RNAcentral holds the full RNA, with entries from SILVA. This is a predicted structure of a 332-nucleotide part of an RNA (large-subunit ribosomal RNA, domain IV) from a marine metagenome. Rfam family: Bacterial large subunit ribosomal RNA. Model confidence (mean pLDDT): 86 of 100.
[in-house]
Context: one part of a larger RNA
RNA sequence: ACCGUAUGGCGAGGGAAUUCGGCAAAUUAGUCCUGUAGCUUAGGUAUAAGGGAUGCCUGCGGUCUUCAUGAGGAAUGGGGAUCGCAGGUUGCAAUGACAAGGGGGUUUCGACUGUUUAAUAAAAACACAGGCGACUGCUAGUCCGAAAGGAUUUGUAUAGUCGCUGAAUCCUGGCCGGUGCCGGUACCUAAAACUUGGGUUCAACCGAGCUAAGGGCCGGUUAACGCCGGGAGUAACUCUGACUCUCUUAAGGUAGCCAAAUGCCUUGUCGGGUAAGUUCCGACGCGCAUGAAUGGAACAACGAGAGCCCCACUGUCCCCGCCUACAACCCG
Numbered sequence: 001a002c003c004g005u006a007u008g009g010c011g012a013g014g015g016a017a018u019u020c021g022g023c024a025a026a027u028u029a030g031u032c033c034u035g036u037a038g039c040u041u042a043g044g045u046a047u048a049a050g051g052g053a054u055g056c057c058u059g060c061g062g063u064c065u066u067c068a069u070g071a072g073g074a075a076u077g078g079g080g081a082u083c084g085c086a087g088g089u090u091g092c093a094a095u096g097a098c099a100a101g102g103g104g105g106u107u108u109c110g111a112c113u114g115u116u117u118a119a120u121a122a123a124a125a126c127a128c129a130g131g132c133g134a135c136u137g138c139u140a141g142u143c144c145g146a147a148a149g150g151a152u153u154u155g156u157a158u159a160g161u162c163g164c165u166g167a168a169u170c171c172u173g174g175c176c177g178g179u180g181c182c183g184g185u186a187c188c189u190a191a192a193a194c195u196u197g198g199g200u201u202c203a204a205c206c207g208a209g210c211u212a213a214g215g216g217c218c219g220g221u222u223a224a225c226g227c228c229g230g231g232a233g234u235a236a237c238u239c240u241g242a243c244u245c246u247c248u249u250a251a252g253g254u255a256g257c258c259a260a261a262u263g264c265c266u267u268g269u270c271g272g273g274u275a276a277g278u279u280c281c282g283a284c285g286c287g288c289a290u291g292a293a294u295g296g297a298a299c300a301a302c303g304a305g306a307g308c309c310c311c312a313c314u315g316u317c318c319c320c321g322c323c324u325a326c327a328a329c330c331c332g
Base pairs, nucleotide, nucleotide: 004326005325006324008323009322010321011320013318014317017316022313030054031053032052033051034050038045039044041167055089056088057087058086059085060084061083062082063081064080065079066078067077068076069075090094102311103310104309105308106307107306108305109303110302114126115125130165131164132163133162134161135160136159141152142151143150144149169297170296171295173228174227175226178225179224180221181220182219183218184217187216188215189214194209195208196207197206198205229247230246231245232244233243256290257287268284269283270282271281272280
């Protein structure tokens, strides 16, 4: 001889008490038989979950195959492969090493497979199929270029470009007042050029007239950008307010959904789970500040996504100990 390094090992009893968090480790594992809930887009979920078997020896049987005898048949015998039954046998242990899913429940986000920050982020971000809108009839529209010219395209509206949304399902409410875009326009406004007056001649300069787009004016358009109220009173206990009044707007938030990845107050209140729960799940809703392709809701499957719970398992921990190899250290 401590502390270290190792994609090293083992551990009584307990079993997540550790910790932001089961991080790490452990458990499980192959094949055969059996069995399999709820949900569902009826395909799946599913290897769901759960249970049993597994070596070797002997005997017997089946299937396929090869060889011999036999008649080129049947059958018998020998060999090989494979499936099965029975008996026996060894060990703690038979997929004996290696290899080889831990599982379940629930919520959220994104439908999915895919893509991404080469060197801190793989995701809920991007994409996606699907939906909708805008422009465009081809000498098109969009884009590159100063031009010539070129791309889309040797394509032609079942096409191309641009934008929003993001599978399927159920749906997508009201508002055109503002801004934008599109259209119309008897009338008004409106520059330069042009015409014309003044400027003793020319010019500068000062005026007048005419007029395009545009603007005014009038319409349309929201899956365009967007927006979607307040105050009183009122029911025979109380509370509440279907009902009424009033101010006001372009219209006053519909269906849905919620203390939510959105709720300040807030650890909201109630219920569940725990002995104990700022997290979680189910409800409630005058919601600081939810809400319908800035999509709303709900979703089977999927996810190295995020939260919570349970079983199994374990040195994560109680609480640390020991071993192996190396390094280090000590002695020579």